A computed fold for a 476-nucleotide part of an RNA from an uncultured prokaryote, annotated as small-subunit ribosomal RNA, 3' major domain.

Context: one part of a larger RNA
RNA sequence: UGACGGGGGCCCGCACAAGCGGUGGAGCAUGUGGUUUAAUUCGAAGCAACGCGCAGAACCUUACCAGCUCUUGACAUCCCGGUCGCGCGGACCAGAAAUGGUUCUUCAGGUCGGCUGGAUUGGAUACAGGUGCUGCAUGGCUGUCGUCAGCUCGUGUCGUGAGAUGUUGGGUUAAGUCCCGCAACGAGCGCAACCCCUGUCGUCUGUUGCCAUCAUUAAGUUGGGCACUCUGACGAGACUGCCGGUGAUAAGCCGGAGGAAGGCGGGGAUGACGUCAAGUCCUCAUGGCCCUUAUGGGCUGGGCUACACACGUGCUACAAUGGCAGUGACAAUGGGCAGCGACCUCGCGAGGGGAAGCUAAUCUCUAAAAACUGUCUCAGUUCGGAUUGUUCUCUGCAACUCGAGAGCAUGAAGUUGGAAUCGCUAGUAAUCGUGGAUCAGCAUGCCACGGUGAAUACGUUCCCGGGUCUUGUACA
Numbered sequence: 001u002g003a004c005g006g007g008g009g010c011c012c013g014c015a016c017a018a019g020c021g022g023u024g025g026a027g028c029a030u031g032u033g034g035u036u037u038a039a040u041u042c043g044a045a046g047c048a049a050c051g052c053g054c055a056g057a058a059c060c061u062u063a064c065c066a067g068c069u070c071u072u073g074a075c076a077u078c079c080c081g082g083u084c085g086c087g088c089g090g091a092c093c094a095g096a097a098a099u100g101g102u103u104c105u106u107c108a109g110g111u112c113g114g115c116u117g118g119a120u121u122g123g124a125u126a127c128a129g130g131u132g133c134u135g136c137a138u139g140g141c142u143g144u145c146g147u148c149a150g151c152u153c154g155u156g157u158c159g160u161g162a163g164a165u166g167u168u169g170g171g172u173u174a175a176g177u178c179c180c181g182c183a184a185c186g187a188g189c190g191c192a193a194c195c196c197c198u199g200u201c202g203u204c205u206g207u208u209g210c211c212a213u214c215a216u217u218a219a220g221u222u223g224g225g226c227a228c229u230c231u232g233a234c235g236a237g238a239c240u241g242c243c244g245g246u247g248a249u250a251a252g253c254c255g256g257a258g259g260a261a262g263g264c265g266g267g268g269a270u271g272a273c274g275u276c277a278a279g280u281c282c283u284c285a286u287g288g289c290c291c292u293u294a295u296g297g298g299c300u301g302g303g304c305u306a307c308a309c310a311c312g313u314g315c316u317a318c319a320a321u322g323g324c325a326g327u328g329a330c331a332a333u334g335g336g337c338a339g340c341g342a343c344c345u346c347g348c349g350a351g352g353g354g355a356a357g358c359u360a361a362u363c364u365c366u367a368a369a370a371a372c373u374g375u376c377u378c379a380g381u382u383c384g385g386a387u388u389g390u391u392c393u394c395u396g397c398a399a400c401u402c403g404a405g406a407g408c409a410u411g412a413a414g415u416u417g418g419a420a421u422c423g424c425u426a427g428u429a430a431u432c433g434u435g436g437a438u439c440a441g442c443a444u445g446c447c448a449c450g451g452u453g454a455a456u457a458c459g460u461u462c463c464c465g466g467g468u469c470u471u472g473u474a475c476a
Base pairs, nucleotide, nucleotide: 001476002475003473004472005471007470008469009468010467011466012465013464015460016459019424020423021422022421023420026316027315028314029313030312031311032310033309034307035306042053043052064302065301066300067299068298069297070296073127077126079123080122081121082120083119084118089104090103091102092101093100094099107117108116109115129291130290132289133288134287138285139284140280141279142278143276145274150189151188152187153186154185155184156165157164158163169180170179171178195268196267197266198265200236201235202234203233204232206230209226210225211224214223215222239262242256243255244254245253246252318417322376323375324374325373326372327371334365335364336363339358340357343354344353345352346351383414388409389408390407391406392405393404394403430452431451432450433449434448435447436446
């Protein structure tokens, strides 16, 4: 100087407390461990691995296993020889396919010399290739402490020196934020601000948007208009600016006015010096090592989906604040070309057959909780929907292993969950649907969107994490 302490002081955080809803019990989905297996590919491991890499394993993906098969190779460059069409595409045969064989079709320029371009085949050597090993050889990227308020430097001063001072102290702040003091005076990386979204107003813009006034219609449908809503560009607006109190006359804090908004208005992006030899050689790049008729390449089938069990994360429930039936309100974000598909029609339904419009503020995909009416009356039930049987639908060469969905039948566990444990402070929790990426098909996951919309916070003694000053230490 640090680190540590079941030392002390001060301060902060959904850290506790106060509340609301969960997990832990059940069924299922999903990930992991274990076990099994020819293989169940590999990685991730307290927080910070476990709905993680995977924004989507039937084939492909795919790295794994079995079998079949190729060896200058699926891909790149160079050299030599052959052929001018090769290739694409179609047909036939063998085969599980890869592949092998047969056959049809078919270049340009031109000085008519395979000469040039280009293609292909055969050969040889350099080489290709490797999701093989090492993340403890690395780059890059990422997680974490932590959006915590810290981490340093120059000159000066002090100390023999390691170092100290500044950065400590008194106040204050979300903040090393600011003020005052001080052997310090300044500065840098962080904080804040500058950036984006949102909340109010104005100007401009009026089509595909809107409709107050005037006509018109089944309908903003049409004429008309751009007031309003909205679109999206530019501005205004909030600064402790004003008033009172308090404070040290400071920084600030408390209350008030005005205001759409008040003391950081709300949210996002933004992550200092460093820590964990943290993660990743399977995104990519790369040193070294290793394989080279195989640890490389191709294909078919299987596996990654196994199942006594254990754990994590979720979904659905156990019901009356509910279930069912009927009636019929109100969004936002986004997406759409071999895609979204209105509307008509067939089907109990998934869906099928026609088909308008739309490369979209134009057409289209689009709510559910809520509300109203009726019924059920506390039951393993008109709760719950697992499981199983059967008949179908869709996608796709192909749903056996192993897809999703529909109808009928079946109707399991489950009556609120031990010890323990998680999230959340406001348009939040809870609850209700909707959209998107991936994607032929497949979502309870992920990322977004809006609807309805709470309770509680006395306080900082305690648990956890962090900051700062100080103290002890046989630790570095």

Annotation:
It matches the Rfam family "Bacterial small subunit ribosomal RNA".